[in-house]
RNA sequence: UUAUUUGAGAGUUUGAUCCUGGCUCAGGAUGAACGCUGGCGGCGUGUCUAAGGCAUGCAAGUCGAACGAUCCCUUCGGGGAUAGUGGCAAACGGGAGAGUAACACAUUGGUACCUACCCUCAAGACGGGGAUAAUUCCGCGAAAGCGGAACUAAUACCCGAUAGUCUCGCAAGAGUAAAUGUUUUAUCGCUUGAGGAAGGGCCUAUGCACCAUCAGCUAGUUGGUAGGGUAAAAGCCUACCAAGGCGACGACGGUUAGCGGGCGUGAGAGCGUGGCCCGCCUCACUGGGACUGAGACACUGCCCAGACUCCUACGGGAGGCUGCAGUCAAGAAUCUUCCGCAAUGGGCGAAAGCCUGACGGAGCGACGCCGCGUGCAGGAUGACCCCCUUCGGGGCGUAAACUGCUUUUAUCAGGGACGAAUUCGUGACGGUACCUGAUGAAUAAGGGGCUGCCAAACUCGUGCCAGCAGCAGCGGUAAUACGAGUGCCCCAAGCGUUAUCCGGAUUUAUUGGGCGUAAAGCGUGAAUAGGUGGUUUAGUAAGUCAUUGGUGAAAGAUCUCGACUCAAUCGAGAAAACGCUGGUGAAACUGCUAGACUUGAGUCUGGGAGAGGUAAGUGGAAUUGCCGGUGGAGGGGUUAAAUCCGUUGAUAUCGGCAGGAACACCAAAGGCGAAGGCAACUUACUGGAACAGUACUGACACUAAUUUCACGAAAGCGUGGGGAGCGAAGAGGAUUAGAUACCCUCGUAGUCCACGCCGUAAACGAUGAAUGCUAGGCAUUGGUAGUAUCGACCCUAUCAGUGCCGUUUACAAAAGCUAACGCGUUAAGCAUUCCGCCUGGGGAGUACGGUCGCAAGACUAAAACUCAAAGGAAUUGACGGGGACCCGCACAAGCGGUGGAGCGUGUGGUUUAAUUCGAUGCUAAGCGAGUAACCUCACCAAGACUUGACAUAUAGCUGCAAGCCCUAGAAAUAGGGUCGCCUACGAGGGUGCUAUACAGGUGCUGCAUGGUUGUCGUCAGCUCGUGUCGUGAGAUGUACGGUUAAGUCCGGUAACGAGCGCAACCCCUGUCGUAUGUUGCAAUUUCAUACGAGACUGCCUUGGUCAACAAGGAGGAAGGCGGGGACGACGUCAAAUCAGCAUGGCCCUUAUGUCUUGGGCUACACACGCGCUACAAUGGUUAGUACAAUGGGCCGCUAAGCCGAAAGGUGGAGCUAAUCCCAACAAAGCUAAUCUCAGUUCGGAUUGAGGGCUGCAAUUCGCCCUCAUGAAGCCGGAAUCGCUAGUAACCGCGUAUCAGCUAUGGCGCGGUGAAUACGUUCUCGGGUCUUGUACACACCGCCCGUCACACCAAGGGAGCCGGUAAUACCCGAAGCCCCAAUUUAUUUGGGUCGAAGGUAGGACUGGUGACAAGGGUGAAGUCGUAACAAGGCAUCCGUAGCGGAAGCUGUGGAUGGAUCACCUCCUUU
Repeated sequence: UUAUUUGAGAGUUUGAUCCUGGCUCAGGAUGAACGCUGGCGGCGUGUCUAAGGCAUGCAAGUCGAACGAUCCCUUCGGGGAUAGUGGCAAACGGGAGAGUAACACAUUGGUACCUACCCUCAAGACGGGGAUAAUUCCGCGAAAGCGGAACUAAUACCCGAUAGUCUCGCAAGAGUAAAUGUUUUAUCGCUUGAGGAAGGGCCUAUGCACCAUCAGCUAGUUGGUAGGGUAAAAGCCUACCAAGGCGACGACGGUUAGCGGGCGUGAGAGCGUGGCCCGCCUCACUGGGACUGAGACACUGCCCAGACUCCUACGGGAGGCUGCAGUCAAGAAUCUUCCGCAAUGGGCGAAAGCCUGACGGAGCGACGCCGCGUGCAGGAUGACCCCCUUCGGGGCGUAAACUGCUUUUAUCAGGGACGAAUUCGUGACGGUACCUGAUGAAUAAGGGGCUGCCAAACUCGUGCCAGCAGCAGCGGUAAUACGAGUGCCCCAAGCGUUAUCCGGAUUUAUUGGGCGUAAAGCGUGAAUAGGUGGUUUAGUAAGUCAUUGGUGAAAGAUCUCGACUCAAUCGAGAAAACGCUGGUGAAACUGCUAGACUUGAGUCUGGGAGAGGUAAGUGGAAUUGCCGGUGGAGGGGUUAAAUCCGUUGAUAUCGGCAGGAACACCAAAGGCGAAGGCAACUUACUGGAACAGUACUGACACUAAUUUCACGAAAGCGUGGGGAGCGAAGAGGAUUAGAUACCCUCGUAGUCCACGCCGUAAACGAUGAAUGCUAGGCAUUGGUAGUAUCGACCCUAUCAGUGCCGUUUACAAAAGCUAACGCGUUAAGCAUUCCGCCUGGGGAGUACGGUCGCAAGACUAAAACUCAAAGGAAUUGACGGGGACCCGCACAAGCGGUGGAGCGUGUGGUUUAAUUCGAUGCUAAGCGAGUAACCUCACCAAGACUUGACAUAUAGCUGCAAGCCCUAGAAAUAGGGUCGCCUACGAGGGUGCUAUACAGGUGCUGCAUGGUUGUCGUCAGCUCGUGUCGUGAGAUGUACGGUUAAGUCCGGUAACGAGCGCAACCCCUGUCGUAUGUUGCAAUUUCAUACGAGACUGCCUUGGUCAACAAGGAGGAAGGCGGGGACGACGUCAAAUCAGCAUGGCCCUUAUGUCUUGGGCUACACACGCGCUACAAUGGUUAGUACAAUGGGCCGCUAAGCCGAAAGGUGGAGCUAAUCCCAACAAAGCUAAUCUCAGUUCGGAUUGAGGGCUGCAAUUCGCCCUCAUGAAGCCGGAAUCGCUAGUAACCGCGUAUCAGCUAUGGCGCGGUGAAUACGUUCUCGGGUCUUGUACACACCGCCCGUCACACCAAGGGAGCCGGUAAUACCCGAAGCCCCAAUUUAUUUGGGUCGAAGGUAGGACUGGUGACAAGGGUGAAGUCGUAACAAGGCAUCCGUAGCGGAAGCUGUGGAUGGAUCACCUCCUUU
């Protein structure tokens, strides 16, 4: 330079936001398993668990051309078979991964070595000998097998000869081999030596898991000498000598594990893994051992020991599937006791050939990958079933039926290979692959999912049940989340689930993270190893870079090409293999060697600053105690008290004495120190830092692990002193429901000193050390210079250093960083070096182990289990026994009440057959109800009806209803009689009956709803558009200064405008004018109606920002909103109402519907609310007398008159109303009389008697009148309500509902007519701003610990039962080696070592264990209320004591404390 390759996120903490941080999901993979389903073929693959046990068969033999012998056949030539001797092979091939953390493996080098068979070269092969198996005979034994005697052969064995080479030796020299064997020949063999090929042995460097809660290990250990031993180097072995060797670059120990090529995943770096195939290693029932051999310490050889199994005549024997099949067991789980040596390969043989569970094939399993199919085309405004529906329709759906076509596959029939190399012959697979033809859509589709992540939804059932779930979560009567149906989505002979690995996860961060507050800087310093290191010159070439050689097996992966119809699969070639190693070169940088420099660092000199440290001495004030004087009743203490002290004289006051501890003012954001920390004064000794200077050394520096050393507040510990005050524990007094506390009175350790321990704190700037760079300002310390001065101070300039730039509060800021808060030359900015630390919350800074400590305890430091969060900063609200400001009959100032009595009325409770239902703090309770005797009515008892008391429709039938009378009955109802509609006379309308759809429900759900209403509150608030600020939630606007009843208005302002609220517009009322005038007025008026006027801070003065506005005044009927009403922002309370009405869903249907009679809603030991009447003289009674307004009236109001004592009766004029009536003289008031303080001439309950009215009806259960009766009550405890002017209080009148009335209630009307407000400290409620918060269901919040119950895991535990690896001793098999004896060739005897076994004490580790303690999780348990707000005693940290528990108290520390005040500083003036 070109080319190629190359990285996706989502859900979940919150009311919302940003961040930190974990959990979970989407992808790929597997020797898989499980569930449902299953047509075919090709290629692969298949005990991952018990290296557990194995029946049966096979898996290693071959050679007669080495040898004798025996047998069979024979054409007599010969051929064949074989037990044995002998040779070669059996050390390969095949299996498994137990062991092994190691030169086992991988890569790179090396050599002191060996190598049968094969190849090449050279030399040789001569002469002899003695046995032995087989066989025969005898014997033992159940068997396996064994012993004795006799015979025989060889390519079996032995001796001699030869010896270039070979071995030993310095040399001389010595020693060492053979089969002339088989065959007719060719050949094949034999011996020795040299070399090759291929294979192996040994050594070295590097790499190769986890644990340091494994830190020290090692006696053949490390080295040397001598000897032995081996194919070969070597402590490989033995004797002697020396005392070494290894280790924080991790020795030793423990746990786990075959290693590599590769495989999975990933963008890569990595992470995980080692099944199939290939290479290496190791093992062969367990342990030990050697023999043979070229090669073994030998998978289907031998010996011994052990366990197990089998045979036995009980004396003895036999065996080893981790070869191929197969079997049992184990397990979630893994195949045929198949065919063949045709091919490839191996062993033997001269060969033919034999053997070969290696191998080639087939079988079984969807276990995996790949390919194919289950049909194709046409076919309706679209059949049926099924599902949904707004009832119109829609979906399934061209899908089916139906028509035409095709035949992969299937079945049948015919033909039929390659693989054979090799002339002939030879094929397990296999009549297979493949080809041709015929039949016929025929033989062939399921699984999972549908709330989000994540593609795809509706209906029904269920009702926090049943169940789902990967995470968030779903289900408590309208579930797209459970179950089913229909539809849809995805994949497809498979689809899902589970398990495991990688990814996503930058969540261990080399690439590529962090540590002020989220997890995270060691309490501090000195210093070692290690890491890193200033300027410059020369050299070197270890790192580095370039180029080149060797190697990096094959297979696999990549690219290209090719063979099976394609693909999977297979073949060929290329590239790559980032690694190791050799050579050559470069010299910038790092390293190393040598030299130089001064700026880093250090030294020296000088004058200064300082609560730096240690020791000794001295001082005054104060507290307390003691002595003495004065004095005489209290003192002390607290919110208030009490315990306590005091007439034996306290407190107070004066004088004297004693003792201990701490050092006022100065004092400060000040100074010093590494940190902890350090404060009266003087002296002695002593450490460090800063500044100035012309001097000196010359990189001497920075950081700092582990072990190390030193320091280290307070508390605590030990010994000895001391002890004034204070003061854990303790005692007492209070407070309290309790008070193991807060408060008070005492008070012991301790606090103090000396010496020695301890070693921790919120040991904090929650900020490691060092170096460099990146605007400043102020104060202060030291120095220099200038001016000035007699000199100094002051002042100005400058240099160097130190500290600060906090709070009220505007001044902190530029850049930059940060999640934000904030940091900002004293960095949390930009960079470099080194160290320490973090990786979700809880469990837990705990257990176990170790180290330290006298102890308390400190340091180091897990896991099981459990949760889906825990957390940081900031935002909006809400809340605070936080703050500031403001308002309100909120308090205060007043007036009158309630709470006590009797009665009325409503509610609770109780009772009842029923006492229908609803409303329940304010915001239920004279409320729904503005009239419960029947009705109302929903409740109860009894009697009745069932298309119904009421609506609509269809079909059929029907001269027929209602009313009235009689009978039965409590009535409903039933029976009878009487009366009786229109018509075009036909159907019909109406009525009734029957049948079917349906009616009906004051039945449930106000937490499914509409509508309406209450409340905060007539409080002044609630929002939006655009812009701006902030990553964002959000903020600003709407803060602030004034002002107002008001977010009302003004000023100002990154805001400018706007909307809903406020105000105004509407109604009533107060003054006047004009017009009109009946039913009002004699007339004018009053009055009524309509239309106008008037009030706006308009005018004056003052204040105020020349403002808004406020105070006062004039005029005026009215003055600053004139008075009253209607009108109620965004929203809150799942507030109230399904019983006013409407309405979804559910429920009842001869009843939860409908009708009737009677009862009930009116009960009554009791409790509460709202009222009336009173308790009396401001009064009661009697008599006289004056003045209203609003309203209502025809099924009505009802006058006059008459009757009655009255309620009332009679009467009927008038009035559909400014006309008549209710209605009266309204009452309080005024005048006069009487009562005279009493339970009364107060008060009127209760009861008796007699009447009246309404009504079908007055008993339960109405009202009124008269007479009689004459209860409680003498002004009301704690507490509490209303009201600010025509108001409160007092007085009467009207009206709705209504036959009547329970009205003393509700709604209105007028009459008489006050008092008080200093003021905002307090109570309640509200508004604005601010502050804290762990609250957001929002303080009726959140939340801590003990105790009780259930479950879970782990630790301790008297012990008990195992396992592993060692140690010491005992015993000691086989066997190599050594020694001895003898019959010299075998035996016998002995010795060292030695497996298994035994004994002993320890180490490590596993299981189990009464019991006790802590932890975690659970439904709404118990006790308190510790924390979050100043959480009601600010909280927290360390430590000590105490207490049911949270916790409390002492002592020192932190701010991660609210509030108020003060000090200081900064900015501006």

The RNA shown here (small-subunit ribosomal RNA) has 1469 nucleotides and comes from a Patescibacteria group bacterium. It matches the Rfam family "Bacterial small subunit ribosomal RNA". The sequence is in RNAcentral, with records from ENA.